[in-house]
C1' cells in the first nucleotide's frame, strides 16, 4: 500500500432581532381570578434535553399495604472467581464452537432420585431381547438398519439440586379544601316547624336550627434533590469491572405540557458549471442523521446523515 477487528469522541459554531419556561434579587396594591385552599401580573440578573431524553425488557430508591418464624406453591437464574445499592447487567477466566488472525457470537449445574420422548429405515427404539448366517444346543461374538441397539441421548419434556423474589406503583402517597352532594348526633315539630320581603289574618303542610367528621371536584407537596451526583487530577490500588483519594461545581423541569421563530456570516457533504496537467480555486445551488425529558437512578435493546482520534490483525513490497 490493500483488506480487516475491537474501542473512544463530536453531533455544526458565532452574531441580531422576536418570543416561551424555571430559578434568585429587588419592588408592587385595601391589585386580578377563586367560597377557600390557593394561583397570577412588573424589572434584573441567570439556567433551560439525549447519546440515545426512544422501547418500558431487566433492577434499585422511594412511597402505601401486607408480614413473629417455618414450608407448599409459583416465577426466575444456573461453568468459576469477583464488580454493584441491587439485577436476567458488567469484568476476568476455563471448556466447546465460528474465524489464517486480530476477535467473534453466548451453548455450558444433575442423565447410576424418577418419570416421559427418539421422524424414516429396521425384526426390535427404551421394553428388552433375538431378524438372519452358522449349530446338536446355547449365546454378551458375526452380518444388516440407524444419529443411537442392555448401551448411550434429550433437562428449551416433566423433574431433582443450589440461589434468589411478599404486593402494587408518582394516576404511588401526604396535607389543605367547595356544592340547594351526601352521613351522623341533638334540640324542636302534624297540640302545626318552616314558607309566603317587617307584623296580624289567611293560605300551604315537612321539615328547621346547631354541632361533628369522613370523601369528591379543586389546589400543594411529592418534584428537580449535597446526591449510587458531575468534571478535572494521581509515579494511588486492582489483569479488569470497579473502588479510593485530592480540587473545582451546583447542571433543565411543566401539567394542553417551556427548550423556539425569523435574518446574516463561517465550517462540512454533494451535485453543476468556469479554471487549472494535477493538488486544487471560484461560483451558484441542495442537504446537514435518528429522535426530544414528565418521580429519580443504574442497565439493557432498538433508531442514527456524516465525521475524528488512537490501538490491533492478515497480505503484499521495499530497506
Nucleotide at each position: 500500500g490493500a483488506a480487516g477487528c475491537a474501542c473512544g469522541c463530536c453531533a455544526g459554531a458565532c452574531c441580531g432581532c422576536c418570543g416561551c419556561u424555571g430559578g434568585u434579587g429587588c419592588a408592587a396594591g385595601u391589585c386580578u381570578c377563586g367560597a377557600a385552599a390557593g394561583a397570577g401580573c412588573g424589572c434584573a440578573c441567570u439556567g433551560g434535553a439525549g447519546g440515545a431524553a426512544c422501547g418500558u425488557c431487566c433492577g434499585g430508591a422511594c412511597u402505601g399495604c401486607a408480614c413473629a418464624g417455618g414450608g407448599c406453591a409459583g416465577c426466575g437464574c444456573a461453568g468459576g472467581a469477583g464488580c454493584u445499592a441491587a439485577c436476567g447487567g458488567c469484568u476476568c477466566u476455563c471448556c466447546a464452537c465460528c474465524g489464517u488472525g486480530a476477535g467473534g457470537g453466548g451453548g455450558g449445574g444433575g442423565g447410576c432420585a424418577g418419570a416421559g420422548c427418539a421422524a424414516c429405515a429396521g425384526a426390535g427404539a427404551c421394553g428388552a431381547g433375538c431378524c438372519u448366517a452358522u449349530u446338536c444346543a446355547g449365546u454378551u461374538a458375526g452380518g444388516g438398519u440407524g444419529a443411537a441397539a442392555c448401551g448411550g441421548g434429550c433437562a428449551a419434556u416433566c423433574u431433582c439440586u443450589g440461589c434468589g423474589c411478599g404486593c402494587a406503583g408518582c394516576a404511588a402517597c401526604a396535607c389543605c379544601a367547595a356544592g340547594u352532594a351526601g352521613g351522623c348526633c341533638a334540640g324542636c315539630g302534624u297540640u302545626g316547624a318552616g314558607g309566603c320581603g317587617g307584623c296580624c289574618c289567611g293560605c300551604u303542610g315537612a321539615g328547621c336550627u346547631g354541632g361533628c367528621g369522613g370523601g369528591u371536584a379543586g389546589g400543594u407537596g411529592g418534584c428537580a434533590c449535597c446526591g449510587a451526583g458531575c468534571c478535572g487530577g494521581g509515579u494511588g490500588g486492582g489483569c479488569g469491572a470497579c473502588c479510593u483519594c485530592c480540587g473545582g461545581c451546583c447542571c433543565a423541569g411543566a401539567u394542553u405540557g417551556a427548550u423556539g421563530g425569523c435574518g446574516g456570516u463561517c465550517a462540512c457533504a454533494c451535485c453543476a458549471c468556469g479554471g487549472g496537467c494535477a493538488a486544487c480555486c471560484g461560483u451558484g445551488g441542495u442537504g446537514c442523521a435518528c429522535a426530544g425529558a414528565a418521580u429519580c437512578c443504574g442497565g439493557c435493546g432498538u433508531a442514527u446523515c456524516g465525521g475524528c482520534g488512537g490501538g490491533c490483525u492478515u497480505c503484499a513490497c521495499a530497506c

The RNA shown here (Bacterial RNase P class A) has 319 nucleotides and comes from a Burkholderiales bacterium. Its Rfam family is "Bacterial RNase P class A". By type it is a ribozyme. The source organism's lineage runs through Bacteria, Pseudomonadati, Pseudomonadota, Betaproteobacteria and Burkholderiales. A source record names the gene rnpB. RNAcentral holds the sequence, with entries from ENA. Of the family's consensus pairs, 89% are formed in the model. The coordinates come from a structure-prediction model, not an experiment, and the mean pLDDT is 77.